[in-house]
Context: one part of a larger RNA
RNA sequence: UCAUGGCUAAGGAACUAGGCAAAAUUGUUCUGUAACUUCGGGAGAAAGGACGCUCAACGUUAGUUGAGCCUCAGUAAAGUGUCCCAGGCGACUGUUUAUCAAAAACACAAGGCUCUGCGAAAUAGUAAUAUGAAGUAUAGGGUCUGACACCUGCCCGGUGCUGGAAGGUUAAGAGGAGAUGUUAAUGCGAAUGUUUCGGCAUUUGUGUGAAGCAUUGAAUUUAAGCCCCAGUAAACGGCGGCCGUAACUAUAACGGUCCUAAGGUAGCGAAAUUCCUUGUCGGGUAAGUUCCGACCUGCACGAAUGGUGUAACGAUCUGGGAGCUGUCUCGGUCAUGAUCUCG
Numbered sequence: 001u002c003a004u005g006g007c008u009a010a011g012g013a014a015c016u017a018g019g020c021a022a023a024a025u026u027g028u029u030c031u032g033u034a035a036c037u038u039c040g041g042g043a044g045a046a047a048g049g050a051c052g053c054u055c056a057a058c059g060u061u062a063g064u065u066g067a068g069c070c071u072c073a074g075u076a077a078a079g080u081g082u083c084c085c086a087g088g089c090g091a092c093u094g095u096u097u098a099u100c101a102a103a104a105a106c107a108c109a110a111g112g113c114u115c116u117g118c119g120a121a122a123u124a125g126u127a128a129u130a131u132g133a134a135g136u137a138u139a140g141g142g143u144c145u146g147a148c149a150c151c152u153g154c155c156c157g158g159u160g161c162u163g164g165a166a167g168g169u170u171a172a173g174a175g176g177a178g179a180u181g182u183u184a185a186u187g188c189g190a191a192u193g194u195u196u197c198g199g200c201a202u203u204u205g206u207g208u209g210a211a212g213c214a215u216u217g218a219a220u221u222u223a224a225g226c227c228c229c230a231g232u233a234a235a236c237g238g239c240g241g242c243c244g245u246a247a248c249u250a251u252a253a254c255g256g257u258c259c260u261a262a263g264g265u266a267g268c269g270a271a272a273u274u275c276c277u278u279g280u281c282g283g284g285u286a287a288g289u290u291c292c293g294a295c296c297u298g299c300a301c302g303a304a305u306g307g308u309g310u311a312a313c314g315a316u317c318u319g320g321g322a323g324c325u326g327u328c329u330c331g332g333u334c335a336u337g338a339u340c341u342c343g
Stems, first nucleotide, its partner, number of pairs: 001338008010329002014327001019324001027051005036041001038147001052069007070074001082322007089314002094106002110145007122131003148309004153239003158236002160232005167227003173221002178216005185208010240258005267301001268298001279295005
């Protein structure tokens, strides 16, 4: 000097990002117990009292009553809840990043939409087959929300899904008008051979070209899909601007106009969302960028991507208070251990 423990005058959070750490509370029993509430809770709420040992009487015991004794201290040691007020989030118990995150994330009961009639849908596999399920729509799969209470507004123009089939477009396939290549034959020219001088044969050059074969190929025919027509938002999603107006001023119930598929309803609102912003007002403090209650000018809340509340719950997050303390003013001291110095 450090580590781990014990104690500490006066003060008592002045420490600090923050009461982090420590202290405090703690057992049993008696009394007593608020708001709120889903009437179960909240609740061990909170706040108070008692507690040892000896003897006697009564009592089966547990114990009750009385008399006395000792200490600073009787749950005499150890072990053994701190409590209250208010708010955010998530209803709750539960689950999670084995090895930096336990949460407001996930799950959840509950609610909705959607697919599936059984050889089910869905999933794995080329298939056989298997799971689903030795189940059968009060079942199984997918997806979203997430107890409960009150609710869940408008938009189907876009994208998706479902349904429709008149018309347009459209593949392979069918079809085969034609076109091209090949050449049996044949026209013309040249050379050679032969000849009864008319020709004939062979070779070669260049045209025309049947059938067949091959290549190609128009019209026509033809499904789903797409275009098209409807429905559907607890499907993906979306939910305006400008101008004027009331007998002070201000504001605008009201009017005009443009655009849109429709222009944000209820509720909430400087919010886990508010940039400007430490918004403004009120509360709490001597003093409060945080906190609580309001206001509404919502940069950029808003209704199962759920909205607003909510008792209970939480090693959750935020603000305040009581108690308590070496967190601090501001240090000190003791024990044990380790550095360090000397031997």
The part of an RNA shown here (large-subunit ribosomal RNA, domain IV) has 343 nucleotides and comes from a Bacteroidales bacterium. The prediction has a mean pLDDT of 86. Taxonomically the source falls in Bacteroidales (Bacteria, Pseudomonadati, Bacteroidota, Bacteroidia).